[in-house]
Small-subunit ribosomal RNA from an uncultured Eubacteriales bacterium, 1518 nucleotides, folded computationally. It matches the Rfam family "Bacterial small subunit ribosomal RNA". The prediction has a mean pLDDT of 82.
RNA sequence: AUAUUAGAGAGUUUGAUCCUGGCUCAGGACGAACGCUGGCGGCGUGCCUAACACAUGCAAGUCGAACGGGGUUCGAAAGCUUGCUUUUGAAUCUAGUGGCGCACGGGUGAGUAACGCGUGAGCAACCUACCUGUCAGUGGGGAAUAACAUUUGGAAACAAGUGCUAAUACCUCAUAUUGUACAUUGUUCACAUGAACUAUGUAUGAAAGAAGUAAUUCGCUGAUAGAUGGGCUCGCGUCCGAUUAGCCUGUUGGCGGGGUAAUGGCCCACCAAAGCUACGAUCGGUAGCCGGACUGAGAGGUCGUACGGCCACAUUGGGACUGAGACACGGCCCAGACUCCUACGGGAGGCAGCAGUGGGGGAUAUUGCACAAUGGAGGAAACUCUGAUGCAGCAACGCCGCGUGAAGGAUUAAGGUCUUCGGAUUGUAAACUUCUGUUCUUGGUGAAGAAUUUAAUGACGGUAGCCAAGCAGCAAGCUCCGGCUAACUACGUGCCAGCAGCCGCGGUAAUACGUAGGGAGCCAGCGUUGUCCGGAUUUACUGGGUGUAAAGGGUGCGUAGGCGGCUUGGCAAGUCAGACGUGAAAUUUACAGGCUUAACCUGUAAACUGCGUUUGAAACUGCUUGGCUUGAGUGGAGUAGAGGCAGAUGGAAUUUCCAGUGUAGCGGUGAAAUGCGUAGAUAUUGGAAGGAACACCGGUGGCGAAGGCGAUCUGCUGGGCUUUAACUGACGCUGAGGCACGAAAGCAUGGGUAGCAAACAGGAUUAGAUACCCUGGUAGUCCAUGCCGUAAACGAUGAUUACUAGGUGUGGGGGGUCUGACCCCUUCCGUGCCGGAGUUAACACAAUAAGUAAUCCACCUGGGGAGUACGGCCGCAAGGUUGAAACUCAAAGGAAUUGACGGGGGCUCGCACAAGCAGUGGAGUAUGUGGUUUAAUUCGACGAUACGCGAAAAACCUUACCAGGUCUUGACAUCCGACUAACGAGGUAGAAAUACAUUAGGUGCCCUUCGGGGAAAGUCGUGACAGGUGGUGCAUGGUUGUCGUCAGCUCGUGUCGUGAGAUGUUGGGUUAAGUCCCGCAACGAGCGCAACCCUUGCGAUUAGUUGCUACGUAAGAGCACUCUAAUCGGACUGCCGUUGACAAAACGGAGGAAGGUGGGGAUGACGUCAAAUCAUCAUGCCCUUUAUGACCUGGGCUACACACGUACUACAAUGGCUGUUAACAGAGGGAUGCAACAGAGUAAUCUGAAGCCAACCCCCAAAAACAGCCUCAGUUCAGAUUGCAGGCUGAAACUCGCCUGUAUGAAGAUGGAAUUGCUAGUAAUCGCGAAUCAGCAUGUCGCGGUGAAUACGUUCCCGGGCCUUGUACACACCGCCCGUCACACCAUGGGAGCCGGUAAUACCCAAAAUCAGUUGUCUAACCCGCAAGGGAGGACGCUGCCUAAGGUAGGAUUGGCGACUGGGGUGAAGUCGUAACAAGGUAGCCGUAUCGGAAGGUGCGGCUGGAUCACCUCCUUU
Repeated sequence: AUAUUAGAGAGUUUGAUCCUGGCUCAGGACGAACGCUGGCGGCGUGCCUAACACAUGCAAGUCGAACGGGGUUCGAAAGCUUGCUUUUGAAUCUAGUGGCGCACGGGUGAGUAACGCGUGAGCAACCUACCUGUCAGUGGGGAAUAACAUUUGGAAACAAGUGCUAAUACCUCAUAUUGUACAUUGUUCACAUGAACUAUGUAUGAAAGAAGUAAUUCGCUGAUAGAUGGGCUCGCGUCCGAUUAGCCUGUUGGCGGGGUAAUGGCCCACCAAAGCUACGAUCGGUAGCCGGACUGAGAGGUCGUACGGCCACAUUGGGACUGAGACACGGCCCAGACUCCUACGGGAGGCAGCAGUGGGGGAUAUUGCACAAUGGAGGAAACUCUGAUGCAGCAACGCCGCGUGAAGGAUUAAGGUCUUCGGAUUGUAAACUUCUGUUCUUGGUGAAGAAUUUAAUGACGGUAGCCAAGCAGCAAGCUCCGGCUAACUACGUGCCAGCAGCCGCGGUAAUACGUAGGGAGCCAGCGUUGUCCGGAUUUACUGGGUGUAAAGGGUGCGUAGGCGGCUUGGCAAGUCAGACGUGAAAUUUACAGGCUUAACCUGUAAACUGCGUUUGAAACUGCUUGGCUUGAGUGGAGUAGAGGCAGAUGGAAUUUCCAGUGUAGCGGUGAAAUGCGUAGAUAUUGGAAGGAACACCGGUGGCGAAGGCGAUCUGCUGGGCUUUAACUGACGCUGAGGCACGAAAGCAUGGGUAGCAAACAGGAUUAGAUACCCUGGUAGUCCAUGCCGUAAACGAUGAUUACUAGGUGUGGGGGGUCUGACCCCUUCCGUGCCGGAGUUAACACAAUAAGUAAUCCACCUGGGGAGUACGGCCGCAAGGUUGAAACUCAAAGGAAUUGACGGGGGCUCGCACAAGCAGUGGAGUAUGUGGUUUAAUUCGACGAUACGCGAAAAACCUUACCAGGUCUUGACAUCCGACUAACGAGGUAGAAAUACAUUAGGUGCCCUUCGGGGAAAGUCGUGACAGGUGGUGCAUGGUUGUCGUCAGCUCGUGUCGUGAGAUGUUGGGUUAAGUCCCGCAACGAGCGCAACCCUUGCGAUUAGUUGCUACGUAAGAGCACUCUAAUCGGACUGCCGUUGACAAAACGGAGGAAGGUGGGGAUGACGUCAAAUCAUCAUGCCCUUUAUGACCUGGGCUACACACGUACUACAAUGGCUGUUAACAGAGGGAUGCAACAGAGUAAUCUGAAGCCAACCCCCAAAAACAGCCUCAGUUCAGAUUGCAGGCUGAAACUCGCCUGUAUGAAGAUGGAAUUGCUAGUAAUCGCGAAUCAGCAUGUCGCGGUGAAUACGUUCCCGGGCCUUGUACACACCGCCCGUCACACCAUGGGAGCCGGUAAUACCCAAAAUCAGUUGUCUAACCCGCAAGGGAGGACGCUGCCUAAGGUAGGAUUGGCGACUGGGGUGAAGUCGUAACAAGGUAGCCGUAUCGGAAGGUGCGGCUGGAUCACCUCCUUU
């Protein structure tokens, strides 16, 4: 440079984020199954389970040209008993002898972890029938036997005896090479034993014939070569388990035999004692192996169905026979189990061949046709046989192809669905018109596959194909529609029914359930289930990690192993390159070709990444040879140290004892008590005893491998560091197993015991307190010896080596400069901090790496179950070490972020506390609430933020509730039709609503052709509808409360961070304030704060009636004053001083009516509380419609054992009563009204009545003030309750109003625990008005009068704001969460034992068979012999070796059941406590011991993964 090939993610932990990490999904595949559905064809595939049992038929026969005999048919001849016998010929069939085949083909995968398979070699250690080539031969004899005949036994199967007979059956002799054996000769070769060839001698070994007139052909025998097929051996590869670590006795080897085709302990005798194993032996489990198949980017992972190669098996186990070949699927013998027949004596059988049956199972086909083709066996051939094979049948089981029509067609039909009622959608879809004929039906024609020379020969099959005619006719379903993931609405249901792969849906508006409409996807299929790969870099070779997420061994020494400095030469094992052989075919890929296409089939090429042989290269690794010194070590010279072990010595303190002084307490705690003490304690002085530990120095100082080590001195001893460069010359690093060391607790034995102190006892605390606190106190702590072997044994960070900016401390050395000494510079080793690059999920690490590289070891793979169970090893025990599974969940977790919270911290504010004043809580009454009651006591509001709240007025009404009586298009609205004016006094019944009867009275507007019509109104009728204070405030709008008038809440751009987020908004000051100033990676802005608005306080100007009066009452006049009401002014830290940082600001002062927001009001950020309200109003949905609507009367909302809240009135002398005299307000209201004034009444009030629609008149009297009496009493206090008599409002005061008079005169004497308001014109106190309203206020909202006390201050309580810190909380502490107990279910461990399975071992018995022996019995061929007979050999019998099955025995191992028992898991709201998370209220955790209902507590040692405060040290900056 060119070419080729090539990898996608998503959901789910959180309030959100990043990471770790699991779970789940989307893809592909299948010998599949199931559900719904189903038109056709082609090509394939089809018992995966019971290697379970099998009825029936078939699957291996053939040859008469090997042989004798027999049968049948047709001839011929002879004999004669002329229809029989004999002989003979031809054709044909054949049981038997004989030959070949039956070891192939076909099936299955039980066994097998093995030279079984794969791959590559070897056999100089072998065989091979039939086939092919070559050489040679085929001579002479012999003895039997089946068939057959006959006899006998038996039910049968079958068997036995006697007699006859043939052969290509059997035997002997001859001949014989290149056979075989032995001996000898030579040549060539090889790989250790050796091999091949050649020559000689001796011995030994063959044969068969048949057909044909014949030629000849087919056979037969020996030898040899080939081919084919096998046998054996070896290298390499070939699953899981170490909770299988040691195994083996023919075992390992040798010598000699036996056996085999052949090697070999394959077998035997003897000898030796070996052999295998951590590179995994042995044992256990699982499994046929491969070519290949599926998946995957690949590397890999999983699988081994069909097709092909190999192996193994044939009912289970054993055995041999025959044969070229078997230890034989359709052969034999024996044993076992099973089935069948039987005359009970005995026999028969083996579908894992093809069909088929039963059974098992979720599940897998016809008891079909044919040898036409391909192939096989036999035969000379014809031919016979062939469930191999070729075909057909069944099955959507898979792949592939085709179809179910095409074009036009709007009134966008009807119907369905939805709807905002307009429409939208189904939808050109249909109807309808015109076509086509794939498929289908019928008819016609009709193959290839058939080879060869003609003829004949086709199961499939009258099939495929072709032609013609006919009908749009007979042919579409399945799943899904919340996200992942393409596709949405309605109704039903209401945490039910149900869905679900994960997350999760469903509790009355479900795109998630069910149905419908619509839509999406695939399509003769579509979904579901199961399994495998993928995604999953989630076992990481490619390609991961271990500080905190899971993960570094507690530490060292060291074995095997792994890795290893510089350099010379050699070799060529690794490595690299070339060539050759092999890597079967099929498969795969590419390119072509054949079926109409495709699937499918065929051809060619590539590929098969491997193994072997050979040639070469020599850089690197390795091996070897020689050298080197820098790694490592030795030597020399120095040096620091709580390094280790042992011995000796010392002082301080605690305790105890003795003695003295001394007297009533001591001790202890938050406070106490137990305890000690008048028998003299504590305290103090002196003396003595004994044990343990070593203050100060002392220090992120030192030493050690870690654990750990601390008084002083002495002895012994290990290691380090510096320096020197004399010596060795890679001697190194790491280190599985192994060995050693290893805090505390604990154990054993023996000592010791002052203090401390598990357990224990007592006292407290507490609801309890098996704790925290206190008083005691035993093991233990100490010593010696031995064990244990674990800790948060931590730097949560393995060891070694090298490299990679700096700065600053500290400990120990060396060197240099210069000194009187320091200081300073440099270097090595250790130990800290800060920090750059880099790394990291972040936090952080950063030359002492968590950076960059290398080597070796250890460890991890979701959470729980569980560091548990079982087993092994160790231990005296406690226990340690190694270390699972079932089951269960969709998370568990790390770091960081924002909030919230803390019995964390800092700063700060507030009537929050404190300092004060007055109260509440006690009494009576009023009022609201709860509860109770009731026919109803309508409803709502419930911590703060409900409770004198909605209600600024419940006798009727209101009114929503209850009882009774009534109405049903309705009390109210719109539309339609008919009629009529409407309206309406009086009468009867009734509680009224209403009903009935009668009609006195009364008549409107517009147009008119004068008939009438219209508008509005009423009555009646009809249905659409009205109506609902019925439900849901958790479907909503609007409105409101609260945090809170707290100072906060945000945004744009920029910057920082992977990100959530941060910055700004933090910091230093200041403020009432995120108010302002300064600083700052921020710069700006918005909503809030403040200001603008109203009111009040001062003044000015203007205006003056109803106001005012310096005029003299009015009138009049006037507008200075008061006042009214409009506009302005004034206050801004503006001025001065001090402080502050030269700021903001604070403090003080001046002036001013007012001073630092002058006072008060209105004004309420982002948001929180699913806060309140469907009963103010509005409103979705649901419910109701002769009632949950409407009307009426009466009742209720007013009940009353009780509890709570809010008020009023009091308890009295700062008071009560009476009286007099007078004063001084403000703000409101007034026509169905306020009412002066006069009169009546004790009074409420009544009668008459002026004025006023209001700065004019009225309500209107203000009250506290003053004087007198009362004199501390239940009173001249207080006024409840009740009687009587009245008044007012109103149809109506009984339930149920207010007021007056008189009489009555209750509780109450200042209020427990607790708790509220208020910081100045405020609290307290005093009265006045208004709204609502016919009437009704102690309530509410306003108004003015009189008018205080106190605030040192922010420690504490409560609430808020900001910063910071911890967190396991995020529904946010009213959070989260642990353990026992109780109940239900699930899996599991132990368990007296019971029942099986498996593999071995030992012994007993021992079938069949081989082999060996054999003196018994029998024996044709050959030999000897005339013969009789004998021999060789053989058969049977017997014996022996070996041995299947069986039996016995003890263990091993593995499973099932099991009373009872242990813990574990899950479950909606159960019980007891509250251990953990914040300092979680005693910091937590780890190891160990002990105790306790339980979490847990305590002791000892350790850790920080502890908050807070203080101190020390170090660091950063100046």